[in-house]
RNA sequence: GGGCCCAUAGCUCAACUGGAUAGAGUAUCAGCCUCCGAAGCUGAGGGUUGAGAGUUCAAAUCUCUCUGGGCCCA
Numbered sequence: 001g002g003g004c005c006c007a008u009a010g011c012u013c014a015a016c017u018g019g020a021u022a023g024a025g026u027a028u029c030a031g032c033c034u035c036c037g038a039a040g041c042u043g044a045g046g047g048u049u050g051a052g053a054g055u056u057c058a059a060a061u062c063u064c065u066c067u068g069g070g071c072c073c074a
Stems, first nucleotide, its partner, number of pairs: 001073007010026004019057001028044005050066005
């Protein structure tokens, strides 16, 4: 220098061929339980879907640019 892949909650990941209120597990907090904890059960909070632009009635999803990470070639 060239090519490919990835980026969604604190963490690990779903989200079908563009259309349901963007969810699950874990972590955190609260309640129940317990002599007190742990475990278990129930609930709650937590998201500018990496950034910007475009297409569309509608974008996490498609297109372009940028940023960061990984792999391959030179």